About this RNA
A computed fold for a 545-nucleotide part of an RNA from a Myxococcales bacterium, annotated as large-subunit ribosomal RNA, domain I. Model confidence (mean pLDDT): 82 of 100. NCBI's taxonomy places the organism under Bacteria, Pseudomonadati, Myxococcota, Myxococcia, Myxococcales.
Context: one part of a larger RNA
RNA sequence: GGCGUAUGGUGGAUGCCUAGGCAGUCAGAGGCGAUGAAGGACGUGGACAGCUGCGAUAAGCUCCGGGGAGCCGCUAACAGGCUUUGAUCCGGAGAUUUCCGAAUGGGGAAACCCCAGGACGUCAUCUGGUGAACGUACGGUGAAUACAUAGCCGUACGUGGCCAACCCAGGGAACUGAAACAUCUAAGUACCUGGAGGAAAAGAAAGAAAAAUCGAUUCCCCUAGUAGCGGCGAGCGAACGGGGACCAGCCUAAACCAUAGGACGAAAGUCCUUGGGGUUGUGGGUCCUGCGACAUCGGCGAGUUUCGAUAGACGAACGGCAUGGAAAGGCCGGCCAGAGACGGUGACAGCCCGGUAAUCGAAAUCGGGACAGACCGUAGCGGAUACCCGAGUACCGCAGGACACGUGAAAUCCGGCGGGAAUCUACGGGGACCAUCCCGUAAGGCUAAAUACUACUGACUGACCGAUAGUGAACGAGUACCGCGAGGGAAAGGUGAAAAGCACCCCGGUUAGGGGAGUGAAAUAGUACCUGAAACCAUACGCCU
Numbered sequence: 001g002g003c004g005u006a007u008g009g010u011g012g013a014u015g016c017c018u019a020g021g022c023a024g025u026c027a028g029a030g031g032c033g034a035u036g037a038a039g040g041a042c043g044u045g046g047a048c049a050g051c052u053g054c055g056a057u058a059a060g061c062u063c064c065g066g067g068g069a070g071c072c073g074c075u076a077a078c079a080g081g082c083u084u085u086g087a088u089c090c091g092g093a094g095a096u097u098u099c100c101g102a103a104u105g106g107g108g109a110a111a112c113c114c115c116a117g118g119a120c121g122u123c124a125u126c127u128g129g130u131g132a133a134c135g136u137a138c139g140g141u142g143a144a145u146a147c148a149u150a151g152c153c154g155u156a157c158g159u160g161g162c163c164a165a166c167c168c169a170g171g172g173a174a175c176u177g178a179a180a181c182a183u184c185u186a187a188g189u190a191c192c193u194g195g196a197g198g199a200a201a202a203g204a205a206a207g208a209a210a211a212a213u214c215g216a217u218u219c220c221c222c223u224a225g226u227a228g229c230g231g232c233g234a235g236c237g238a239a240c241g242g243g244g245a246c247c248a249g250c251c252u253a254a255a256c257c258a259u260a261g262g263a264c265g266a267a268a269g270u271c272c273u274u275g276g277g278g279u280u281g282u283g284g285g286u287c288c289u290g291c292g293a294c295a296u297c298g299g300c301g302a303g304u305u306u307c308g309a310u311a312g313a314c315g316a317a318c319g320g321c322a323u324g325g326a327a328a329g330g331c332c333g334g335c336c337a338g339a340g341a342c343g344g345u346g347a348c349a350g351c352c353c354g355g356u357a358a359u360c361g362a363a364a365u366c367g368g369g370a371c372a373g374a375c376c377g378u379a380g381c382g383g384a385u386a387c388c389c390g391a392g393u394a395c396c397g398c399a400g401g402a403c404a405c406g407u408g409a410a411a412u413c414c415g416g417c418g419g420g421a422a423u424c425u426a427c428g429g430g431g432a433c434c435a436u437c438c439c440g441u442a443a444g445g446c447u448a449a450a451u452a453c454u455a456c457u458g459a460c461u462g463a464c465c466g467a468u469a470g471u472g473a474a475c476g477a478g479u480a481c482c483g484c485g486a487g488g489g490a491a492a493g494g495u496g497a498a499a500a501g502c503a504c505c506c507c508g509g510u511u512a513g514g515g516g517a518g519u520g521a522a523a524u525a526g527u528a529c530c531u532g533a534a535a536c537c538a539u540a541c542g543c544c545u
Stems, first nucleotide, its partner, number of pairs: 001544009015530001016494002020465002022462007029454002031162002039100003042055003046078001050074002061094006070082003105115003117130001133159009166197001167195005177184001181231001207214002218245005228236002249446003252390001256276002260273005281424001283389004287383002290381002297377003303371008312360002318333004334351002336340001342354003395419004400414003405431001426441005481488002501529001504516004
């Protein structure tokens, strides 16, 4: 020096555990904000670094309800208090709520400093409140410029900012694929911007069809990887129809009438505002004449009632023996069960504890349903054919975009530039175009449900993870730390049933560490603490060199 064995050390694998995660199901909720949000800064405790709570009334103040013996958060001890006159705690409503932040009197390098108007009041101090911008409405004032208008001033209301995904709209890539690459693809994706809601969007046919017919929209299954599109490459990819989910339909413009107000005019009358009327495709309406229904359904919201949410209440049934540190395990004998979910308790508990099934409950706030009543709205038939039935629109040309459809035979839809109709004997569509036939009525608007999503709340589930896993984060984690910054981003869980956390003695530096003693079932469970693998180190012994 090597190998082996043993005993220790080091180290923290493994096993077991779970306080945290992951994925979902069913419900709820789907917003917060100038009454100042989200998010922060700084404070706040007897003493307080961090977390949590709170805001100069500062781990809190008031009232109401619950609850019933302890309490002053994490957090022990000390000091000092509170509480059956009901504290702590739980729920509801309120009060307070510094400074920054949309941040809003002006400025500004956020949480601070500077500047400043007006009101009240005052010796002074102190205290309370106001003033951003934009939009709409109303009122006042009012130029050039006579009326007026712009402008200015005031009042009221609204907006602003934040937020996970879902939704609509305006913009809109590239890598990539085509085994290169340009049309094409990726993809109207990512991303940017604007806007809204609990959903959004769409929506009551100028539809779809072609046998006949169907009858708003949305979503799912099929049709179907079909018909098609396509450097006919790569790829892209319907519809009709069928089956389901859900179902709901309405309002205006115009003709016409003419109440009220106004403008012009000598008047007739015309126009504007307002009101009535009216809403469709077997065409309808205005108009005329006459008849007819009052049922039903829908809307609205003061009242009554009920259900639910936000605290809770009640809640059955077990003993013995032995083992053991401890019984819930074993043995013996019982009991309850509308409760044998689950968790805890010194090892595995239906009957020990919390609960669980069933039942019950709200002063206050919030959400939903039902009921009676008041109010509002709601059809049809005949005649006539003068008028009306949404215009820079439809449509056409050019160049584009969207349609599964890449210009193609390219219909349909959209908007840009140019041109530019008709009013029911009308107009649009049925995939160039024309005829016949069929279907529909554009150029105004609203509309629940079926559908999408989950930051958030509750309950529950898992052939999900179990500390190098599962969230980055089980722990004062988006922390420490890194970076000028955008940004990046950790490690780190476990004594024991209970601290009973080692009084006292000894060595030592009034250490560290250790040896006794004591606690404990165990201390090789001693806080560097469950188990404690390997590498590595040491000691002892054996063998080899």